The RNA shown here (SAM riboswitch aptamer (S box leader)) has 106 nucleotides and comes from a soil metagenome. The prediction has a mean pLDDT of 83. RNAcentral holds the sequence, with entries from MGnify.
[in-house]
This record gives sequence, C1' cells and structure tokens, in this order.
RNA sequence: UCUUAUGAAGAGCGAACGAGGGACUGGCCUGAUGACUUCGCGGCAACCUUCAAGUUUCAUUGAAAAGGUGCCAAAUCCUGCAAAGCAAUUGCUUUGAUAAAUAAGA
Repeated sequence: UCUUAUGAAGAGCGAACGAGGGACUGGCCUGAUGACUUCGCGGCAACCUUCAAGUUUCAUUGAAAAGGUGCCAAAUCCUGCAAAGCAAUUGCUUUGAUAAAUAAGA
C1' cells in the first nucleotide's frame, strides 16, 4: 500500500514527566483537581486462538481466556462528500460513500 471484517456496548488505579490532547477540517469538549506520553499493576472485549455442537467442506451457534494483538472521557465525540425526506434560510433526520482506527490476510 491492497483486500475483508468491525464499531451508540464494555473496562482505571499508582508512579514519572509537565502542556497541550481528542488523526485532519469546522465545531464541541478535555487538561496544573496534572491531561497527552512512558512504566507498573489491574481490567474490558473476543479479531486471531482453543474446545464443543453442526457441516462433505464451508457457513453458523455456544463456551473459554493460557497465548498474539487491541482497547480502558465523550457514538470513530459530532462533522466533511453524495442522495432522499422534512422544514424554511440554511437547519433537522435517515441512508450510502470517503477518511481515520483496529484485527486478519496479501
């Protein structure tokens, strides 16, 4: 970089550092009552994984959590592009796409 899948659920304490952080845009939040980051411990979840059922094989269903990742403010925080509907002066709702994130594979 490409492909596929997923996302309104869930899960925090301590230590160090010391100013921004939430990918980007516009918003809106968050942070010296110490965010972000790093480390330790803990936890969540169940993508890979394991077991069982099922199956020709798949698909699918259930259970587990030792291992590989991931995650532990807010819906991926909302939004951006397109379409439709409603409303009426640029607003609301829905759907799809894009982008980003994570996993598995290439």
It matches the Rfam family "SAM riboswitch aptamer (S box leader)". From the family's description: The SAM riboswitch is found upstream of a number of genes which code for proteins involved in methionine or cysteine biosynthesis in Gram-positive bacteria.